[in-house]
RNA sequence: CGGGGCGUAGUUCAGUUGGUAGAACGCAUGCAUGGGGUGCAUGAGGUCGUGGGUUCAAGUCCCACCGCUCCGACCA
Numbered sequence: 001c002g003g004g005g006c007g008u009a010g011u012u013c014a015g016u017u018g019g020u021a022g023a024a025c026g027c028a029u030g031c032a033u034g035g036g037g038u039g040c041a042u043g044a045g046g047u048c049g050u051g052g053g054u055u056c057a058a059g060u061c062c063c064a065c066c067g068c069u070c071c072g073a074c075c076a
Base pairs, nucleotide, nucleotide: 001072002071003070004069005068006067007066010025011024012023013022019056027043028042029041030040031039032038049065050064051063052062053061
């Protein structure tokens, strides 16, 4: 320098054909227990890496940039 993949909740990850963002674990509260573990119920927690564009509507399509990662090239 060229090319590919990834970026979504605290963590690990889903999200189909563009149509109101989800699961598990974790966390909080309540119930069961003498207490713990454990189980059950309820709840909080994100504007999807950043900025633009297209569209009635974008996590999803397009462009640029940023970060991580892999491959190649170049130099030595």
A computed fold for a 76-nucleotide RNA from Candidatus Peribacteria bacterium RIFCSPLOWO2_12_FULL_53_10, annotated as transfer RNA. Model confidence (mean pLDDT): 81 of 100. It matches the Rfam family "tRNA". The family's RNA type in Rfam is transfer RNA.